[in-house]
RNA sequence: GCCGCUGUAGCUCAGGGGUAGAGCAGUUCAUUCGUAAUGAAAAGGUCGGGAGUUCAAAUCUCUUCAGCGGCA
Numbered sequence: 001g002c003c004g005c006u007g008u009a010g011c012u013c014a015g016g017g018g019u020a021g022a023g024c025a026g027u028u029c030a031u032u033c034g035u036a037a038u039g040a041a042a043a044g045g046u047c048g049g050g051a052g053u054u055c056a057a058a059u060c061u062c063u064u065c066a067g068c069g070g071c072a
Base pairs, nucleotide, nucleotide: 001071002070003069004068005067006066007065010024011023012022013021018055027041028040029039030038048064049063050062051061052060
């Protein structure tokens, strides 16, 4: 330099056009003499950035950034 893959909650990952979810972690409450464990509830996201297509984009297209891999 060229090609490809990945980027979504604090962490690990789903979701592949109809306005985003799980597990773990954290918070509050219940339970206990107390802790752990268990149960319940609530919270937590410009879906890496920008642009385009569309009535509608995390999802499709282009570009860019970061990480990883392959070729030279």
The prediction has a mean pLDDT of 83. The RNA shown here (transfer RNA) has 72 nucleotides and comes from Aquisalinus sp. The sequence was found in a public genome assembly. Its Rfam family is "tRNA". Its family is annotated with triplet codon-amino acid adaptor activity in the Gene Ontology.